[in-house]
Annotation: A computed fold for a 74-nucleotide RNA from a Candidatus Microgenomatia bacterium, annotated as transfer RNA. Its Rfam family is "tRNA". Rfam classes the family as a transfer RNA. Its mean pLDDT, the model's own confidence on a scale to 100, is 81. The RNAcentral record of the sequence draws on ENA.
RNA sequence: GCGCCCGUAGCUCAGUCGGAUAGAGCGCAAACCUGCGGAGUUUGAGGUCACAGGUUCAAAUCCUGUCGGGCGCG
Repeated sequence: GCGCCCGUAGCUCAGUCGGAUAGAGCGCAAACCUGCGGAGUUUGAGGUCACAGGUUCAAAUCCUGUCGGGCGCG
């Protein structure tokens, strides 16, 4: 340099033949429970879906470019 794959919550990931309010587990906070809470129950916070642009009535999803990571080739 070329090709392919990946980037979604603090972490690990699902969702990707366009359409519902963007989700799960773990973690975090609070309340309850308890002799205490690290167990249990309930509730909650937390996301510009890597970034920019395009297509579309509508984009996490499709297209282009950029950035970052991984693998292969030279």